Model confidence (mean pLDDT): 87 of 100. Small-subunit ribosomal RNA, 5' domain from an uncultured bacterium, 522 nucleotides, folded computationally. Its Rfam family is "Bacterial small subunit ribosomal RNA". Gene Ontology terms of the family: structural constituent of ribosome and ribosome.

[in-house]
Context: one part of a larger RNA
RNA sequence: GAACGAACGCUGGCGGCGUGGAUAAGACAUGCAAGUCGAGCGGGACACAACGGGUAGCAAUAUUCGGUGUGUUUAGCGGCGCAAGGGUGCGUAACACGUGGGUAAUUUGCCAUAAAGCUGGGGAUAACUCCGGGAAACCGGAGCUAAUACCGAAUGUGAUCAUAUUUGGGCAUCCAGAGAUGAUUAAAGCUGGGGACCGCAAGGCCUGGCACUUUAUGAUGAGCCCGCGGCCUAUCAGCUAGUUGGUGAGGUAACGGCUUACCAAGGCAAAGACGGGUAGCUGGUCUGAGAGGAUGAUCAGCCACACUGGGACUGAGACACGGCCCAGACUCCUACGGGAGGCAGCAGUGGGGAAUAUUGGACAAUGGGCGCAAGCCUGAUCCAGCCAUGCCGCGUGAGUGAUGAAGGCCCUAGGGUUGUAAAGCUCUUUCGCACGCGACGAUAAUGACGGUAGCGUGAGAAGAAGCCCCGGCUAACUUCGUGCCAGCAGCCGCGGUAAUACGAAGGGGGCUAGCGUUGUUC
Numbered sequence: 001g002a003a004c005g006a007a008c009g010c011u012g013g014c015g016g017c018g019u020g021g022a023u024a025a026g027a028c029a030u031g032c033a034a035g036u037c038g039a040g041c042g043g044g045a046c047a048c049a050a051c052g053g054g055u056a057g058c059a060a061u062a063u064u065c066g067g068u069g070u071g072u073u074u075a076g077c078g079g080c081g082c083a084a085g086g087g088u089g090c091g092u093a094a095c096a097c098g099u100g101g102g103u104a105a106u107u108u109g110c111c112a113u114a115a116a117g118c119u120g121g122g123g124a125u126a127a128c129u130c131c132g133g134g135a136a137a138c139c140g141g142a143g144c145u146a147a148u149a150c151c152g153a154a155u156g157u158g159a160u161c162a163u164a165u166u167u168g169g170g171c172a173u174c175c176a177g178a179g180a181u182g183a184u185u186a187a188a189g190c191u192g193g194g195g196a197c198c199g200c201a202a203g204g205c206c207u208g209g210c211a212c213u214u215u216a217u218g219a220u221g222a223g224c225c226c227g228c229g230g231c232c233u234a235u236c237a238g239c240u241a242g243u244u245g246g247u248g249a250g251g252u253a254a255c256g257g258c259u260u261a262c263c264a265a266g267g268c269a270a271a272g273a274c275g276g277g278u279a280g281c282u283g284g285u286c287u288g289a290g291a292g293g294a295u296g297a298u299c300a301g302c303c304a305c306a307c308u309g310g311g312a313c314u315g316a317g318a319c320a321c322g323g324c325c326c327a328g329a330c331u332c333c334u335a336c337g338g339g340a341g342g343c344a345g346c347a348g349u350g351g352g353g354a355a356u357a358u359u360g361g362a363c364a365a366u367g368g369g370c371g372c373a374a375g376c377c378u379g380a381u382c383c384a385g386c387c388a389u390g391c392c393g394c395g396u397g398a399g400u401g402a403u404g405a406a407g408g409c410c411c412u413a414g415g416g417u418u419g420u421a422a423a424g425c426u427c428u429u430u431c432g433c434a435c436g437c438g439a440c441g442a443u444a445a446u447g448a449c450g451g452u453a454g455c456g457u458g459a460g461a462a463g464a465a466g467c468c469c470c471g472g473c474u475a476a477c478u479u480c481g482u483g484c485c486a487g488c489a490g491c492c493g494c495g496g497u498a499a500u501a502c503g504a505a506g507g508g509g510g511c512u513a514g515c516g517u518u519g520u521u522c
Base pairs, nucleotide, nucleotide: 001522002521003520004519006518007517008516009515010514013394014393015392016391017390018389020386027349028348030347031346032345035080036079037078040077041076043074044073045072046071047070048069049068051066052065053064054063055062056061087305088304089303097229098228099227100226101225102224103223106222107221111218112217113216114215115214116213117212119153121151122150128143129142130141131140132139133138158185159184160183161182162181163180165178166177167176168175169174189210190209191208192207193206194205197204198203231277232276233275238268239267240266243265244264245263246262247261248260249259250258280302281301282300283299284295285294286293287292307328308327309326310325311324330341331340332339333338358384360383361382362381366380367378368377369376370375397427398426399425400424407418408417409416410415431463433458434457435456436455437454441449466511467510468509469508470507471492472491473490477506478505479504480503481502487494488493
């Protein structure tokens, strides 16, 4: 000198765009953050309509019951999603990350393309009803019922496996393809339109859409393996028993000591094994002419974690932040028998701290989930609020004005300086204020932001300047007070009676809505 997620002191007008718990991965009240589909299914509730029965009435009508239809709604079964998005940096020195490769050792829901199919049956179960237990959380028994829930059977384009044949290729194990024989192996419906024909009707039938099954290819995502690269420590020198390799078996989507039995005795290390300390990694960021050094907030990619430790289940995908089970610590409820919970999601609380914001608005946009759709959900996101926390821009007026006014300060008492500075005169109106109009973002509807930005009109210099420094380094000097005191200080050093160095005043210098100090990095 530059920089900062800064803090502290004094001061503080406006706007735009960013940033904002770095400390206790300490503990958390409250609300919200993941739902959706009634066009998969059977029920329930409500409303309406016509029909039938009853009651009152002479009747119109009113009322009640029944099944039917239509609509609204939704606890349950079922499907998809909940593995994304969002948070944090504890752990991790590791194929975790970066980069370049490999997978002839793999998988991939939804999506795209293509081929083929979607036949015919069965038995349950929740909801519901009844009974019972419990303070609650919730649970048990009996009975009824549906499905795109579940289970056999059929078919087999295909796929898988076995057997033998054959073609091509490669990278050692091998890979790809062709036809043959045998074995195993699928599925589910929902909804719109419709002329003839069949049917009392529902419907059959025809034709669309969505869904379902099998297979192939792709796309996307993921798993695994390898070369190289990036911290400190030798006051850590030897480390290792599933350890290193082989065979058989198991396991996985898949290779593999991944696991297991047996066999062999290997494997790593001064080019630093093993141990200890520290740490998420990267694109980047800061600094620097560069080389380098430091760093890894915000944004983006990857990884790890979700009260602590362990485990699996479901699923295309998890060993799963707002799922389950076990153990532990902590908190809460309890009828003492037993239960409930997990903000490192968004706000917010108290705690620790020098220190870090609102218990806000909206799904209008972008994106995500579900749905044929309408739509619903979305603290992702878009916005607003708070803080001079940073960067950038603007303003606090402009011109004129000498008797160089008054006052202050200095003085050699003549004067000098503050100083065109003020006043006065002539103007202007940015920002702000008042009133009116009023967007883009959405090319049809839909705007939280927002009556915002912007535009027009009006009044009036009006509402808007401080902080640090002045001995040298280092731009800027005098007077008074003090008297090695009080004090200053980044270094050198000032102060003991004329202190440009302390305190005050006048004057001056620097920066400016900031200015200084402290801390950290180069």